[in-house]
Notes: Bacterial RNase P class A from Planktomarina sp., 368 nucleotides, folded computationally. The organism belongs to Planktomarina, within Bacteria.

RNA sequence: CGGGAAGGCCGGGCGGUCGCGGCCCCAUCCGGGGUCGAGGAAAGUCCGGACUCACUGAAACAUGGGUGCCGGGUAACGCCCGGCGAAGGCAACUUUAGGGACAGCGCCACAGAGAACAGACUGCCAUCUAUAAGAUGGCACAGGUGAAACGGUGGGGUAAAAGCCCACCUCGUUGCGUGCAAGCGUGACGGAGACGGCAAGCCCCACCCAGAGCAAUGCCAAAUAGGGCCCGCACCGUGGCGCGUUUCACGCCCCGCAGGGCCGGGUUGGCAGCUAGAUCCCCGGGGCAAUCCGGGGGCCAGAUGAAUGAUCGCCCAGGAACGGCACGCCGUUCUGGACAGGAUCCGGCUUACAGGCCUUCCCGCAUU
Numbered sequence: 001c002g003g004g005a006a007g008g009c010c011g012g013g014c015g016g017u018c019g020c021g022g023c024c025c026c027a028u029c030c031g032g033g034g035u036c037g038a039g040g041a042a043a044g045u046c047c048g049g050a051c052u053c054a055c056u057g058a059a060a061c062a063u064g065g066g067u068g069c070c071g072g073g074u075a076a077c078g079c080c081c082g083g084c085g086a087a088g089g090c091a092a093c094u095u096u097a098g099g100g101a102c103a104g105c106g107c108c109a110c111a112g113a114g115a116a117c118a119g120a121c122u123g124c125c126a127u128c129u130a131u132a133a134g135a136u137g138g139c140a141c142a143g144g145u146g147a148a149a150c151g152g153u154g155g156g157g158u159a160a161a162a163g164c165c166c167a168c169c170u171c172g173u174u175g176c177g178u179g180c181a182a183g184c185g186u187g188a189c190g191g192a193g194a195c196g197g198c199a200a201g202c203c204c205c206a207c208c209c210a211g212a213g214c215a216a217u218g219c220c221a222a223a224u225a226g227g228g229c230c231c232g233c234a235c236c237g238u239g240g241c242g243c244g245u246u247u248c249a250c251g252c253c254c255c256g257c258a259g260g261g262c263c264g265g266g267u268u269g270g271c272a273g274c275u276a277g278a279u280c281c282c283c284g285g286g287g288c289a290a291u292c293c294g295g296g297g298g299c300c301a302g303a304u305g306a307a308u309g310a311u312c313g314c315c316c317a318g319g320a321a322c323g324g325c326a327c328g329c330c331g332u333u334c335u336g337g338a339c340a341g342g343a344u345c346c347g348g349c350u351u352a353c354a355g356g357c358c359u360u361c362c363c364g365c366a367u368u
Base pairs, nucleotide, nucleotide: 001364002363003362004361005360006359007358008357009356010355012315013314014313015312016311017310018309020037021036022035023034024033025032026031039339043350044349046348047347048346049345050344051213052212053211056249057248058247059246060245061244063210064209065208066207067206068205069083070082071081072080073079084098085096086095087094088093099204100203104202105201106198107197108196121143122142123139124138125137126136127135128134151169152168153167154166155165156164170192171190172189173188174187175186176185177184178183217272218271219270220269227263228262229261230260231259237254239253240252241251242250279298280297281296282295283294284293285292286291316337318335319334320333321332322331323330324329
């Protein structure tokens, strides 16, 4: 200097004028003063919770859903951190739906001889016949088909071949070392059943979960139709009901019922919930890190048809042109700032983003 990889930050600021919302203060009213006023994603509504109400208790089973290597973090998670294995890349790094195929079922089209107790198309070898073609026997090497073909490469051996034998690798059984572990390394034995693939096919295993949601919920005021209809066997029975089933317990009820269903009417107002939090910033300490502990300091929207806008000027990031120039920059003019806006709140993930900046690492080239 060029090309890559990972992580982080900003994405507007200041002032004037007019106009908005919350809170506080002053004021007889009008009004005045002070202070605060959107995001890194506020988006998606995909996860996890806090909070509110509902469900009689216990146990067992079922049903539905989720996660899926190991260790740690967290209120929790399908999230985050650190590792292990596998695949890709020269590398920095990236991806990972990563437990089980000997519990069972299922699938592997077409092509091909043959696709899970396979198999002979082209072929190789031997014998017979013999111009040849053909027949019999042996082979599964080589070639072909295919995503995948009975371990791979090399050598020996054979009529031609094959773990038939050997070396290395792979695989299986087993010991030792190491690591919390997933795993890694290594020794011995064995010629090794096609101990194939797919579970992002059903399934099995382990663990977790199971109702709704701030339009939750609570209070006040007001109004109406204390509305109408239907089911509710049986009557002291091992009856009915109590949000999957069963058992036990407990409770309610038994014809004017506990419970269940349908149709219709009124209320569309106000207050609370409502923003002080698993909160933010700084310092110190533990930890590779995620994060945790201690100390100090701060309060940053709380609207309710839904506020933060408009305008002017300056500054700032980028770009273009022209001129100057000490090649660092300066001046003038023009252009011009992305994705995008709360509504109970928080922790994540995913998606969108003009332009700009910072840090670390890898590869290549050149120079010293």

Its Rfam family is "Bacterial RNase P class A". It is annotated as a ribozyme. Rfam's curators write: Ribonuclease P (RNase P) is a ubiquitous endoribonuclease, found in archaea, bacteria and eukarya as well as chloroplasts and mitochondria.